The part of an RNA shown here (large-subunit ribosomal RNA, domain IV) has 340 nucleotides and comes from Oscarella tuberculata. The organism belongs to Oscarella, within Eukaryota. Its mean pLDDT, the model's own confidence on a scale to 100, is 84. It is recorded under the gene name rnl.
Context: one part of a larger RNA
This record gives sequence, C1' cells and structure tokens, in this order.
RNA sequence: UUUAUCUUAAGGAACUCGGCAAAAUAACCCCGUAAGUUCGCAAGAAGGGGUACCACUUAAUCCCGUAAUCAAUCGUGGAUUAAAUGGUCGCAGAAAAGAGGGAGUGCCGACUGUUUACCAAAAACACAGCUUCCAGCAAAUAUUAGAAAUAGUAGUAUUGGAGGUGAGGCCUGCCCAAUGAUUGUAUCUAAAACCAAGUGGUGAUUAAGCUAUUUGGAUAAGGACAAUUAAAUGGCCGCGGUAAAACUGACCGUGAUAAUGUAGCGCAAUCAAUAGCCAAUUAAUUGUUGGCAAGUAUGAAUGGCGUAACGAGUGCUCCACUGUCUCAAGAUAAAAACCA
Repeated sequence: UUUAUCUUAAGGAACUCGGCAAAAUAACCCCGUAAGUUCGCAAGAAGGGGUACCACUUAAUCCCGUAAUCAAUCGUGGAUUAAAUGGUCGCAGAAAAGAGGGAGUGCCGACUGUUUACCAAAAACACAGCUUCCAGCAAAUAUUAGAAAUAGUAGUAUUGGAGGUGAGGCCUGCCCAAUGAUUGUAUCUAAAACCAAGUGGUGAUUAAGCUAUUUGGAUAAGGACAAUUAAAUGGCCGCGGUAAAACUGACCGUGAUAAUGUAGCGCAAUCAAUAGCCAAUUAAUUGUUGGCAAGUAUGAAUGGCGUAACGAGUGCUCCACUGUCUCAAGAUAAAAACCA
C1' cells in the first nucleotide's frame, strides 16, 4: 500500500448522479393507531409500556383423592397459566446468535404472475374484463407444391378461430372524401373458348374440306358505378374586422373541407423555445409539488381522465440513523514489496 472484519471525539448527508455502502429498526405480551377506501383493507400504520431471579399471596384451568358409579362439595394434594405485593444483583434481564427502519407526496402499470440462460425484471409481455370480425359443420382457421389424412372435435354460435384494448369507476365526440372490408349492380368496360362475315394458301377449279389471318358479335369474375362500415387503416382548417384607456374578442364577414379536435387532461415518460410565469418547499433549488395555459407536435379501446390495494419499478421531501462526508485515526487477520 491492497484485501477482509471491526471501533471512533464533535458534527450528522455537509458525501454523491443518487443516502450507493454502512448504521439504525427487529422477538413475545399489553395499550394505542390517521388520511384514504372497491369497506376487504390501509395496519405490524404511526406512537408508547413491560420482559431476569427469589419470597409470599390470590385467581383460573386440568389432574388426583374423598367414592362402586354420576353430580356437587371439600383437600396446609399435584401441575400449568395469569396477576398483585415485597425483596436481590448488574451498565444492561427479548442481557449471546438469529428476527421490519418509518412517514408524506407525484408518475407509470390495476392486481398474483412472465421475460432478454451469461450486462436490461421494467413503465415491456401476460392477465381477468370490454369489444370487432369470421364460421351453420365435409364450419371458419391451421397443416400440404397438390391431394388425402389430421388438428379444430368425439366440440356445434352461452361454441370454435382471428385481431384490438387491458380490473373495477366516469366516459369513449365529429368524419366513409382517400385506403380497405361488406352488400348491391338497371347501365358501361372486358379475355380465352364460341358464333358470324370477309380475304389469302392448298385442293388439277369458281366445289366441299383443311389451314392462316382480318373484322364484328356475345360473356364470367374483376373494374367503373351505388350504398353501408371508424372499439377498420386513418383524419379531425384558414384569413380579416370588432366592446368608451390599452389588452382581449362573446360578435360579424369571407374562403376551404369528408369532417374541422368535443369531454377531459395539460411546460406532461408529450420536439424545440424552456431554467415558461406565479405560489410552496430551501439561507440559496436547471429539482419536486400545486396553480395558470393556444398543446399550432395533448386527446378519447393506436383508448381519454381519475383510482383503494399492490410494486427488488421511478421522481421529490421529512424523521430516525450513521466514517458517505468535514478528516482522518486506530485495532485484528492475510497479501505484496524491501532488508536479512
């Protein structure tokens, strides 16, 4: 010097991205316990007190005897438990070891669960619940190049399959123009095959036939067209003027659109401007919480907003506690280096 295990005056997070690490708490009994709440919880909330040994007394329960059996009674009988009083010893009585730190407030996800075996455990996945679509059974769907066979299913729409959302609470606005899906289709478009007509070749020919080619006719699906459908993919405006200070603009005008963003939330896990502005917290805060708010890139099952409980999730604050620090020191056990 390094590693490991400990101790420390005064202070007590001043350390640091961050209380990381350490310390503190800890058992049993009694008292006591807030907001909130889906009335289950929250809760071991929080916060207090007691705990050894000896003596004596009392009570309860059980056992034994009285008594051949049952009940009651009784007993200087026994055991256990609890309580009161008095005493003894120590710094200390859960005397060692082992054994919750707590509180407040945001965000996200309801929850228990699952996951990157070997850098990620989470706010990601799943979930119950909600919802859309497909499928009438030789079902849809999966499997195969195709067929058969099989699964679906020894099931039958309260069933099976595919997708989205993600407990429960309050809700889920407008748009079908585009893209898709479904249904319809009087009319239009349209292939091969087919039909009709013409022309060339061949047929010794102006025949039949065969062959090549041109034009026309007719038609399925599809497309055009029409309608429906957004818990389908998705989308949800602009300009000008206006109120008796100024500002603002309920109001008016005008253009565009399929429709012009509703309820709610909002400097947010939400581009930047941004350390927005005000308040609280601090001596001091790019932090955090509450409020404001046009966020011109918030917003409603690509779910919106709230939410008790839960979380090795994540942010902020307080109490307790401490060698994290001010600022280091020492002890014990080993290692390395140097000398012998």